RNA sequence: UUUGGUAUGUGUAACUGGCGUAACGCGGAAUACCGCGGGGGAGCACAUAUGUCUAAUUGCCGUACGCCUGGGCGAAAGUA
Numbered sequence: 001u002u003u004g005g006u007a008u009g010u011g012u013a014a015c016u017g018g019c020g021u022a023a024c025g026c027g028g029a030a031u032a033c034c035g036c037g038g039g040g041g042a043g044c045a046c047a048u049a050u051g052u053c054u055a056a057u058u059g060c061c062g063u064a065c066g067c068c069u070g071g072g073c074g075a076a077a078g079u080a
Stems, first nucleotide, its partner, number of pairs: 004053001005050008015040002017068005024037005059073003
């Protein structure tokens, strides 16, 4: 000094499914979807503070659990 980390605030925000169980609701469909309502919400951007506190993989997000389905985001590498 700080572009890493952490904390706070503001804005924005994808995704929010099916079945069972006493355990999102209403309506409509059936290949796990649509609309509405209440909730959740990673991430992204900006600002402030701190000033190395710190980083180095198999991660994070959607209603208590289980079994599934399908997405989004972050990181690394490459192509257009």